Predicted 3D model of a 350-nucleotide part of an RNA (small-subunit ribosomal RNA, central domain) from an uncultured prokaryote. RNAcentral holds the full RNA, with entries from ENA. The coordinates come from a structure-prediction model, not an experiment, and the mean pLDDT is 88.

Context: one part of a larger RNA
RNA sequence: CUGGGCGUAAAGCGUACGUAGGUGGUUUAGUAAGUCAGAUGUGAAAGCCCUGGGCUCAACCUGGGAACUGCAUUUGAAACUGCUGAGCUAGAGUGUGGUAGAGGGAAGUGGAAUUCUCGGUGUAGGGGUGAAAUCCGUAGAUAUCAGGAGGAACACCGGUGGCGAAGGCAGCUUCCUGGACCGAUACUGACGCUGAGACGCGAAAGCGUGGGGAGCAAACAGGAUUAGAUACCCUGGUAGUCCACGCCGUAAACGAUGUUCACUAGGUGCUGCGGGUAUUGACCCCUGCGGUGCCGUAGCUAACGCAUUAAGUGAACCGCCUGGGGAGUACGGUCGCAAGAUUAAAACUC
Repeated sequence: CUGGGCGUAAAGCGUACGUAGGUGGUUUAGUAAGUCAGAUGUGAAAGCCCUGGGCUCAACCUGGGAACUGCAUUUGAAACUGCUGAGCUAGAGUGUGGUAGAGGGAAGUGGAAUUCUCGGUGUAGGGGUGAAAUCCGUAGAUAUCAGGAGGAACACCGGUGGCGAAGGCAGCUUCCUGGACCGAUACUGACGCUGAGACGCGAAAGCGUGGGGAGCAAACAGGAUUAGAUACCCUGGUAGUCCACGCCGUAAACGAUGUUCACUAGGUGCUGCGGGUAUUGACCCCUGCGGUGCCGUAGCUAACGCAUUAAGUGAACCGCCUGGGGAGUACGGUCGCAAGAUUAAAACUC
């Protein structure tokens, strides 16, 4: 390389958008690049293969044939692929009327709670634990009432509920804004799918500058525990957590399952929209499309399990794997302020 694979054994890029490339619905006309058929030339000889001959046989030598699956030229064919022209509407999209939603961004605003602060009441404890102690408190704590400040998070509703490409998204109101779904039609007419590079987004932690800082809390300090205890438990506590702008670009970024399309028994929930039957009742029953769960047949699977949301049956394209360790490391390159990220070996060893 081929072959075989990628839920859990090695293996799906974290995710989208999209360039080149690959691939692509349906009808018709043309073309003849691919494709198919014929002819001609060439495809050295030797060798291989077939069939004769010569050394007494054989090896060996030798005559003839076949083959040389190829290439070029030429004459045809036109189903399929390509190309060109003209169409079509089942893919894709646009318009139109509705619907649901923690989808995104900005501004404003609300109550509960914690903490702090001021004042009142009030007196000796409070706090914490398995038990304690450090700690707070007669300079009046804890408890309780009233006023104030400030930051962060939004109880109930809340739900294998919803939305988003993923990361993720939750008090309420307003403004700006993306997508999805359903119904009826009108329009465009293959405009599609995938996607190496490139480019965007991307939890937490971390970094830079400037703010902010209630609670929580790496580091750190003290108290315990213990043989020790650089921990688990307790009392404190700084970065950080929050905001703005800019970086970082990684996660068990998981459904450990790439995207798109088609096909293949059912049963039962939730959710969005529509239709029918029917009373009018917020129901109920039947049914279509979209999403999201559970169970299960065939089939698949090493098994577990998956099973119309496939890990079934097929098609298109991309990514990735090739024994364990060394190692996701070294070196080099690229990126980054740094931390580091990314690309990525070998010796050696089992």